The RNA shown here (Bacterial RNase P class A) has 352 nucleotides and comes from a Dehalococcoidales bacterium. Rfam family: Bacterial RNase P class A. Its family is annotated with tRNA processing, ribonuclease P activity and dimeric ribonuclease P complex in the Gene Ontology. It is annotated as a ribozyme.

Formats: sequence, C1' cells, structure tokens
RNA sequence: CAAGUAAACCGGGUGACCGCCCGCCUCAGGCGGGAGGAAAGUCCGAACUCCACCGGGCAGGACGCUGGGUAACACCCAGGAGGGGUAACCCUACGGAAAGUGCCACAGAAACAAACCGCCCUGAUUCGUCAGAGCAAGGGUGAAAUGGUGAGGUAAGAGCUCACCAGCGGCCAGGUGACUGGCCGGCUGGGAAAACCCCGUUCGGAGCAAGACCAAAUAGAGGGGCAUAUGGACGCCCGGCCAGUCCCCGGGUUGGUCGCUUGAACCUGAUGGUAACAUCAGGGCUAGAUAGAUGGUCACCGUCCUUCCAGCAGGAAGGAUACAGAACUCGGCUUAUAGAUUUGCUUGACCC
Repeated sequence: CAAGUAAACCGGGUGACCGCCCGCCUCAGGCGGGAGGAAAGUCCGAACUCCACCGGGCAGGACGCUGGGUAACACCCAGGAGGGGUAACCCUACGGAAAGUGCCACAGAAACAAACCGCCCUGAUUCGUCAGAGCAAGGGUGAAAUGGUGAGGUAAGAGCUCACCAGCGGCCAGGUGACUGGCCGGCUGGGAAAACCCCGUUCGGAGCAAGACCAAAUAGAGGGGCAUAUGGACGCCCGGCCAGUCCCCGGGUUGGUCGCUUGAACCUGAUGGUAACAUCAGGGCUAGAUAGAUGGUCACCGUCCUUCCAGCAGGAAGGAUACAGAACUCGGCUUAUAGAUUUGCUUGACCC
C1' cells in the first nucleotide's frame, strides 16, 4: 500500500422569523423539555392488569451438544463436535436409528438382500456351448451396495492373515461437562427422526382496545336449562374448597379522569470475572399526544458524486444528502439503510 475479516460509533449543523404539545413560575409574560438505530415486523421472553383457587392423572404445545449469564427467553458469553476458508474468522433444526412402526423413487442381480457381465475348478463336447461345484476381488447400475488402501495367501477370491486408517466395544488418564488422548480386541452392512415415535426439561388463559374510577342515560311483569345438578384460570377425568349458576332475545351509555412514564433504566469511575455480566460509589432526569404535537420559510456551512482548473494543498460550477415517525414499558431476534469516522486481527507485495 492492497485485499479480507470482526467490532464500535455518527447518520446532518448554525442563526433569524413565525408556529405546535407538555411541565413549572413572580402568569397580557417568562423558563425548561419535545421522535430511532431500527421507533418497523409483531417473531420470542417478561413486568403489569383481570379471570376465587389447590392437588393428582391424561392429552397438547415449546425447547434440545456442554458450562455460565439474565427477571426470563428460542437471547447473550465461553467452550466441544462436524463442515467451509491459506488464515483471521464463519455456519449448524447439534438428544436417541441397539424400544417400535414406516420410507429410500428410478436404475440395478440385490437397498435388512443377492449374481447381470464376469473369474476359477471338474466333466462332456457337434468346438457353437452345456452341466456341476465355488467367488463377491474386477466391471456395470445408483445418492448410497458385503468397511478403505497396500501386501501376502488362494483353484480363483474374501479381514482369510498382516500393516496403516475409519467405525464399534472394553480399560486407563485428563476435564465441572460436552468430549479428548493412550492401550487392547473381535473384524464390522447404510441413510434420514426438518417421518411417526422414544427420552429429558418446561408450560394457566386473555391482553393497555388489559383494567380501575367518575358522570350520564335506560326497559326488562321477556324466554329457556340444571338439585345424584350448574358455574368457578386452555381441553378431558377425579378429589377438595367456594358460590346458586348458565344460555337466548331486547334496551341504555360510545363522555371524562387515571392507567401514561423514576425505570429488572441510563452515564462515569473502581473492584471481581477470559467474557457475557455482577457488586459498590457518584451523577443527572432525557416526549406523553388522543384524530393524534415535536414543524415551516430564508441564509450559510458540513458530507458525497460529476465536470473543469490545478497537480502539494486546494479552488470553481452543477447535482444529491439514506432507511424512516413514539401511542403502556422493558430484554432480545429479524428486516430496511445514501454516506462518514475509528480500532483489532489475517494474507500478499514493497522498503528499512
């Protein structure tokens, strides 16, 4: 210097005039504040609110390598295994096929089985071939076919034997663990559970249009079910406990206040930890609208692109300036995004 990889952070600024919402005050005025890194998606998890509840069983849903973090999670951190990459790094729907059932089309002899071509031996022979007894090493088919490569051995072959590997099993060592390493052994037929299933862990429902209060108005002599009954935190069953309860038809109210912003929060520092993060100390308060405010105009500047001049820096003209807009809040994930800055690491080239 170039290429790559992993992160952090910004994503417009200043002034003037006019305008909007909230809070406070000494109130014809003044002071302070006012949309994001994703506010989007509504995919997870909670807090909060309501439904009297408790226990047991069945069914159903979710998650799925190990350890840690967290209020919790399908999230984050650190590891393990497998795969990609020269590497830094990245990806994984990552428990179980020896509990069982099913699937692997077509091709192929055969996909829980077996000989199409072929190799070898014996006999016969009309020399074309036929019969018998062996083989799965070679070829073919296929995504996958009797562990792989090499040597020996054999009539020809085969883990038949041996060496080195892969797989499986046993023992020992290391590690909290997933796993890793070493030694020994018989030689050994797959894949997929993102098929049903098995195993382990876990799980009430509905949701701020939740819900609470105030005001106002109205029409219920309406109908039906249930006492060995009905209802009471998803479905079914059982037990306890509490209460009478459920369904249909019809009428009134569509107004206001709260919930509504001080929070598992944020910033700075110290300590502990590889890290995620935790503890302690200090600091400040940063929208709360309700048909929905947070803006408009003018001027200058910033950044980027193109052209010209210049060729060290820069100057001039023109154009552009992303994705996008709170509605209860928070922790995540996913998606969109013009452009700018900074840092770590990897590879290559050159110079010292």